This is a predicted structure of a 102-nucleotide RNA (TPP riboswitch aptamer (THI element)) from Chitinasiproducens palmae.
The RNAcentral record of the sequence draws on Rfam.
Its mean pLDDT, the model's own confidence on a scale to 100, is 78.
Lineage of the source: Bacteria > Pseudomonadati > Pseudomonadota > Betaproteobacteria > Chitinasiproducens.
RNA sequence: GCUCAAGCGCAGGGGUCCUGCAACGAUACUCGUUGCGGGUGAGAAAUACCCUUUGAACCUGAUCCGGAUAAUGCCGGCGAAGGAAGCGUGUCGGACCCAGGC
Numbered sequence: 001g002c003u004c005a006a007g008c009g010c011a012g013g014g015g016u017c018c019u020g021c022a023a024c025g026a027u028a029c030u031c032g033u034u035g036c037g038g039g040u041g042a043g044a045a046a047u048a049c050c051c052u053u054u055g056a057a058c059c060u061g062a063u064c065c066g067g068a069u070a071a072u073g074c075c076g077g078c079g080a081a082g083g084a085a086g087c088g089u090g091u092c093g094g095a096c097c098c099a100g101g102c
Base pairs, nucleotide, nucleotide: 001096003094007089008088009087010086011052012051013050014049017039018038019037020036021035022034023033024032025031026030058083059082060081064077065076066075067074
């Protein structure tokens, strides 16, 4: 400065990768399934975690670009890009944005 958060109730949206070992299956020298580990992360099938327009949760771009790694959206760019899911109650407590200080 703008606004009505937080909480509660109900509802909705979303992602699930890389890699080691073992067993099994397939077919063909690799792939898939399951189990147990490792890496990153809030979360890697957990009913958990995150997000719901004050929307970078998440998707498209993307079999993208640069860097790093055992490897991977691992980090950064892309990104003031294009999409993307909410109502009620509630309170003056606060949320959000900007500037300054530590």